[in-house]
RNA sequence: AUAAUAAAAUAGCAAACCUAGUGAAAACUAGGGACGCAAAAACACAGGGCUUACUUUAUGUUGCUUGCUGUGUUCACUGAA
Numbered sequence: 001a002u003a004a005u006a007a008a009a010u011a012g013c014a015a016a017c018c019u020a021g022u023g024a025a026a027a028c029u030a031g032g033g034a035c036g037c038a039a040a041a042a043c044a045c046a047g048g049g050c051u052u053a054c055u056u057u058a059u060g061u062u063g064c065u066u067g068c069u070g071u072g073u074u075c076a077c078u079g080a081a
Base pairs, nucleotide, nucleotide: 012037013036017032018031019030020029021028022027035067041074042073043072044071045070046069047068048065049064050063054060055058
């Protein structure tokens, strides 16, 4: 220097649920709240799942989900085997 994420420390995120709002819905936003997370940070692609207001009733259209899976890129705390 590279790799490494076991322990500990400094930070970070925030499930379910509740309240308010948005939406046709799935779901999302804010506050509270912590089940958990070593990328549960960002972006792109492919796949899976969820929704159906619309209408041409379909291998249609509209969206949602990355705390669903995988791959790639960028940035990031600590430092054993």